[in-house]
Predicted 3D model of a 95-nucleotide RNA (Glycine riboswitch aptamer) from Thiobacillus sp. UBA2186.
RNA sequence: GCGCGGCCAGUGGGAGAGCAUGGCCACAUAGCGUGAGCCGUCGCCGAAGGCGUAAUCACCCGGGAACGCUCAGGCAAAAGGACCAUGGUUAAGUA
Numbered sequence: 001g002c003g004c005g006g007c008c009a010g011u012g013g014g015a016g017a018g019c020a021u022g023g024c025c026a027c028a029u030a031g032c033g034u035g036a037g038c039c040g041u042c043g044c045c046g047a048a049g050g051c052g053u054a055a056u057c058a059c060c061c062g063g064g065a066a067c068g069c070u071c072a073g074g075c076a077a078a079a080g081g082a083c084c085a086u087g088g089u090u091a092a093g094u095a
Base pairs, nucleotide, nucleotide: 001094002093005090006089007088008087010086011085012084013083018042020041021040022039023038024037025035026034027033043075044074045073049071050069051068052067056063057062
């Protein structure tokens, strides 16, 4: 000097699926209503996490996906979000 990988609520991008429905609560109203609230009911999504597993690696046990399951999470916005790019930092190793 280069630099696998790790870390930073860093920065930018980032999908899918009912703003379903009944009751309660709060607000408001003459009434109709509104809620990103709580509990239940059914329908659905998968790219937090989790579980299972294929190729395959390893071979004592096992590891293992953006595949499957949907426990969890989610289904207007917000938040979250695998992953990609990038900044900083550290750094196996190496010239």